[in-house]
Molecule: RNase P RNA; transfer RNA
Organism: Actinomycetes bacterium
RNA sequence: CCUGCAGGCCGGGUGACCGCGAGUCGUUCGCGGCUCGAGGAAAGUCCGGACACCGUAGGGCAGGACGCUGGGGAAACCCCAGGCGGCGAAAGCCGACGGAAAGUGGCACAGAAAGGAGACCGCCAGCAGCGAUUCUCCGGAGACGCUGAAGGUAAGGGUGAAAAGGUGGGGUAAGAGCCCACCAGCGCCGUGGUGACACGGCGGCUCGCCAAACCCCGUCCGGUGCAAGGCGAAGCAGGUUCCGACGACGCAGCCCGCCGAGGAACCGGGUACGCCGCUAGAGCGGCCGGGCAACCGGCCGCCGAGAGGGAUGGUCACCCUCGACAGAAUCCGGCUUACAGGCCUGCUACGGAA
RNA sequence: GGGCCGUUAGCUCAGCUGGUAGAGCAGGGGACUCUUAAUCCCAAGGUCGAAGGUUCGAGUCCUUCACGGCCCA
Numbered sequence: 001c002c003u004g005c006a007g008g009c010c011g012g013g014u015g016a017c018c019g020c021g022a023g024u025c026g027u028u029c030g031c032g033g034c035u036c037g038a039g040g041a042a043a044g045u046c047c048g049g050a051c052a053c054c055g056u057a058g059g060g061c062a063g064g065a066c067g068c069u070g071g072g073g074a075a076a077c078c079c080c081a082g083g084c085g086g087c088g089a090a091a092g093c094c095g096a097c098g099g100a101a102a103g104u105g106g107c108a109c110a111g112a113a114a115g116g117a118g119a120c121c122g123c124c125a126g127c128a129g130c131g132a133u134u135c136u137c138c139g140g141a142g143a144c145g146c147u148g149a150a151g152g153u154a155a156g157g158g159u160g161a162a163a164a165g166g167u168g169g170g171g172u173a174a175g176a177g178c179c180c181a182c183c184a185g186c187g188c189c190g191u192g193g194u195g196a197c198a199c200g201g202c203g204g205c206u207c208g209c210c211a212a213a214c215c216c217c218g219u220c221c222g223g224u225g226c227a228a229g230g231c232g233a234a235g236c237a238g239g240u241u242c243c244g245a246c247g248a249c250g251c252a253g254c255c256c257g258c259c260g261a262g263g264a265a266c267c268g269g270g271u272a273c274g275c276c277g278c279u280a281g282a283g284c285g286g287c288c289g290g291g292c293a294a295c296c297g298g299c300c301g302c303c304g305a306g307a308g309g310g311a312u313g314g315u316c317a318c319c320c321u322c323g324a325c326a327g328a329a330u331c332c333g334g335c336u337u338a339c340a341g342g343c344c345u346g347c348u349a350c351g352g353a354a
Numbered sequence: 355g356g357g358c359c360g361u362u363a364g365c366u367c368a369g370c371u372g373g374u375a376g377a378g379c380a381g382g383g384g385a386c387u388c389u390u391a392a393u394c395c396c397a398a399g400g401u402c403g404a405a406g407g408u409u410c411g412a413g414u415c416c417u418u419c420a421c422g423g424c425c426c427a
């Protein structure tokens, strides 16, 4: 140096002319001058909020979301640091990562058996029968093979994604955590750590997998979204049902009936104009301080689109590395996806070159 | 702009708690008929919109993306 990894940044530049939108100033009301005018994703709408209206005593049920630990943050399917697991030679990257000794359920096919397991082949001493054989005191006895029923066993074979800890040794009729050593898992104790957890010791001897199946535990969540909503103007046609006051009427009075200011729901009818919401904010930049970091605090400076048939474009000249994905629509914090090419910083060394 | 559904054979649709994908119509071959239609029989046709994940196993569960559709003044 090649290679690889992580983080950050740029996204053609300059000038002239013409055009579009907003603000502001001037105006002879025709217009003219000045200033500003898309993004890192403005996107997908996948999360979370601000804000607005509706609902609402508090709380719960139902339903939904999230899920290692600590911290940050308004909150989050967000960020930072750490733990554990996986991948990589390493730098580093990835992880919906609580609970299966609460309960319910599932584990097709195959297989003997799929969960408080089971015995198909196999292995095994003894028993019964048969065969051949050896010994014999001729009564039998020993060992071998085959078959059968009942039993022991789970090492091996076989099925499966998965077979009730794994490997090795001892042990046994054959075997088995039956016993022992190491390893894995579980429980208890000690030490370190805020904690997840790590390390060490001891113990009994083993408890299957699935919760991105129902569920349990813990934390959080009212609904609807700027087409929310408010003001003004214009326009139209009312109807049905219900509620309805120390009210009015029928009555001397009550019950009851009827009327009733006003209100609610539904059906029907009308409108598609103007203004606000609307962009100064969990804002951006610099410096300093705290913190490993995310982030927080202080000081100084800056204002950087706001449309409503919806603006940010075109032509020419020069230069370069010849220009990607794509364009605001209430706003903000994230995530995800798309992206030609280029720049900067830090790190790695399996391997290659000097 | 905001909210919500769907995508399975050429077409229209099933597939309920995961277990290896069907139905009707259309198209092809055969039978019946003098021929056609109708009817009957047969086979073929699917990487379940794409990619990734969970699981032994995904059309089904989860995430991201693509396409199509509906509603809201």
Stems, first nucleotide, its partner, number of pairs: 001352002004347007012319007020037007039325001043336002046334005051225004063221005068082005083097001084095004098216002103214002105210003120157002122153003127148005133142003165183006184206001186203007229276004238267006247259001249257002283302008320323001355426007364379004373410001382396004403419005